Transfer RNA from a Deltaproteobacteria bacterium, 71 nucleotides, folded computationally.
RNA sequence: UCGGGGAUCGUCUAACGGCAGGACGGCGGGUUCUGGCCCCGCUAGUCGAGGUUCAAAUCCUCGUCCCCGAG
Numbered sequence: 001u002c003g004g005g006g007a008u009c010g011u012c013u014a015a016c017g018g019c020a021g022g023a024c025g026g027c028g029g030g031u032u033c034u035g036g037c038c039c040c041g042c043u044a045g046u047c048g049a050g051g052u053u054c055a056a057a058u059c060c061u062c063g064u065c066c067c068c069g070a071g
Stems, first nucleotide, its partner, number of pairs: 001070007010024004018054001025043006047063005
C1' cells in the first nucleotide's frame, strides 16, 4: 500500500430497513438475627463525519482504531 473481517450499556452478547434487548457488574429495595443465595426496580450503549430513505445499529461514501491475508 492492496484485499477481507470487525467496532452496540462498565464487561460479554442479540437485534427481517420499523420501540435498541438479554446476561454479568454497579446502585436502591424486599427477604434474613447478620451475611450469602433468591426476588423486584433502577443504572447505561449503536466508533466519527456525510449520503440514501417516510424511517438507518443495519444500505452507500470517506475517515479512525483492531484482527487476518497478500505484496
Overview
The coordinates come from a structure-prediction model, not an experiment, and the mean pLDDT is 83. Its Rfam family is "tRNA". The family's RNA type in Rfam is transfer RNA. Its family is annotated with triplet codon-amino acid adaptor activity in the Gene Ontology.